The RNA shown here (transfer RNA) has 73 nucleotides and comes from Auritidibacter sp. Marseille-P8566. Its mean pLDDT, the model's own confidence on a scale to 100, is 83. Its Rfam family is "tRNA". It is annotated as a transfer RNA. Its family is annotated with triplet codon-amino acid adaptor activity in the Gene Ontology. Lineage of the source: Bacteria > Actinomycetes > Micrococcales > Micrococcaceae > Auritidibacter. It was read from a public genome assembly.
RNA sequence: GCCACCCUAGCUCAGUCGGUAGAGCAGCUCCCUCGUAAAGAGCAGGUCAGGAGUUCGAUUCUCCUGGGUGGCU
Numbered sequence: 001g002c003c004a005c006c007c008u009a010g011c012u013c014a015g016u017c018g019g020u021a022g023a024g025c026a027g028c029u030c031c032c033u034c035g036u037a038a039a040g041a042g043c044a045g046g047u048c049a050g051g052a053g054u055u056c057g058a059u060u061c062u063c064c065u066g067g068g069u070g071g072c073u
Base pairs, nucleotide, nucleotide: 001072002071003070004069005068006067007066010025011024012023013022019056027043028042029041030040049065050064051063052062053061
């Protein structure tokens, strides 16, 4: 320098032939217990990397930028 893939909750990751976002763990509250842990119930947490375009509507499609991983030279 070229190519491919990835970027979504604090962490690990789903999701999507475009219709307004979820799980597990972690956190908080309750329940239980003499107490703790576990188990159980619930709550909170996201400008879906940034910008632009297409569209009635974009996390999803297109382009640019940034970051990461792998490969080739």